[in-house]
């Protein structure tokens, strides 16, 4: 460096789709249980990498861009 390939989803991992309330799990916060923690229960706050384009509707489909992994020189 590049006309190549892939990933991006709470704090951590991660599942998914063109109309869902975006799910799980794990850590947290409250309440209960409990002589106390733990465990168990019950509730909660947190998330779709930016732009821009289709489309009635993108988190999902196209472009570009950024970060990262990988190829290739």
């Nucleotide at each position: 460096u590049c006309u190549c390939c892939g990933u991006a989803u709470g704090g951590u991992c991660u599942a998914g789709u063109g109309g869902c309330u975006a799910g799980g799990a794990u850590a947290c916060c409250u309440g209960g249980c409990u002589u106390u923690c733990a465990c168990c229960c019950a509730g909660g706050a947190g998330g779709c990498u930016c732009g821009g384009g289709u489309u009635c509707g993108a988190u999902u489909c196209c472009c570009g861009g950024u970060a990262c992994g990988g190829g290739a020189a």
The RNA shown here (transfer RNA) has 73 nucleotides and comes from Eumeta japonica. Taxonomically the source falls in Eumeta (Eukaryota, Pancrustacea, Dicondylia, Glossata). The RNAcentral record of the sequence draws on ENA. The coordinates come from a structure-prediction model, not an experiment, and the mean pLDDT is 81. Its Rfam family is "tRNA". By type it is a transfer RNA.